RNA sequence: AAGAUGGGUAGAGGCCGCGAGACGGAUCAGUACAUUGCAGGAGCACGACAGCGAGGAAUGCAAUGGAAAGGUCGAAUCGCCGAAGUCUGUUUUCUGUGUCAACAGGAACGGGCUGGGGGUAUUCUGAAGAAGGAUGCCACUGUCAUUUGUGCGAGACACAAAUGGAGAGCUACACAAUAG
Numbered sequence: 001a002a003g004a005u006g007g008g009u010a011g012a013g014g015c016c017g018c019g020a021g022a023c024g025g026a027u028c029a030g031u032a033c034a035u036u037g038c039a040g041g042a043g044c045a046c047g048a049c050a051g052c053g054a055g056g057a058a059u060g061c062a063a064u065g066g067a068a069a070g071g072u073c074g075a076a077u078c079g080c081c082g083a084a085g086u087c088u089g090u091u092u093u094c095u096g097u098g099u100c101a102a103c104a105g106g107a108a109c110g111g112g113c114u115g116g117g118g119g120u121a122u123u124c125u126g127a128a129g130a131a132g133g134a135u136g137c138c139a140c141u142g143u144c145a146u147u148u149g150u151g152c153g154a155g156a157c158a159c160a161a162a163u164g165g166a167g168a169g170c171u172a173c174a175c176a177a178u179a180g
Stems, first nucleotide, its partner, number of pairs: 005176002008173004014081001017080004023074003033065007043052002047100003084114009094105003115141002118138008143165009
C1' cells in the first nucleotide's frame, strides 16, 4: 500500500420510488336515517340483561328532508430508501354498540416473506367496471457476481450481451483490530 473483517457516518434505485396528516373534488347515494300518511298486526336481534313496541314492532308503498366512514383523485407540505407492504404469535385499563360477551379494527413488541415499479390470470376485501391484498406467470429497471466481446498490448475502469443471486444487499468515507 492492497485485500478480507467489525461496527459507524453519508448516499443511490424512481418524473407513477414509499408512506402520513390536513385541504378541496367526484363517488358512496337520493343509499342509511328522520318525519308524515296508508297497508300490516308482534316483534326489534347473533346470545344474555336493559330498552322500545296495540298511544302500533318487523316489513312494504308514497311524499318531504337527507348524511357519514372506509376506499379514490388533485396540487402542495412533511417524514423517508425495509422506505413500506403482508402473514403469524404475544400483550393491551385502546376504539366501535346502552352494558357484558362475541366479532371487527387500532397500538406496542417478536418472528417469516418481498430489491423496485408495471402488465396479466385466479382469488379475497370493497357500493364499484375504482382501488388494494395474496399466489403464479411475463417482460422492464437498479445493484452485485461470473463469462464473452470492445475500448487497449496488460491491469484497473467503462460500455454491450448472456446467466445467476438478494436489501442482514450495494456504493463512498473515515476509524478500529488481525495476519502477511
Molecule: Lysine riboswitch aptamer
Organism: Planomicrobium sp. YIM 101495